Record summary: The RNA shown here (transfer RNA) has 72 nucleotides and comes from Candidatus Magasanikbacteria bacterium UBA922. Its Rfam family is "tRNA". By type it is a transfer RNA.
């Protein structure tokens, strides 16, 4: 400098352009001698930025920034 690919909850990851969700971890509650473990709930999200297309964007397109790989 170029090309690829990636970015959502604390973490890892879902989401056919039409209500943004799961497991884990955390709170609270039952089990009980305690603990763990199992069980019920429960909180928690500017979807990485700024624009664009659309009736509608997480998602499609543009430019930027970060992670990662790969060419010179």
């Nucleotide at each position: 400098u170029c090309c690829c690919u990636u970015g959502u909850a604390g973490u890892u990851c879902a989401a056919u352009g039409g209500u943004a969700g799961a497991a884990c971890a955390c709170c609270u509650c039952g089990c009980u001698g305690u603990u763990a473990a199992c069980g019920a709930g429960g909180g928690g999200g500017u979807u990485c930025c700024u624009g664009g297309u659309u009736c509608g964007a997480g998602u499609c397109c543009a430019g930027g920034c970060g992670g990662g790989g790969g060419a010179g």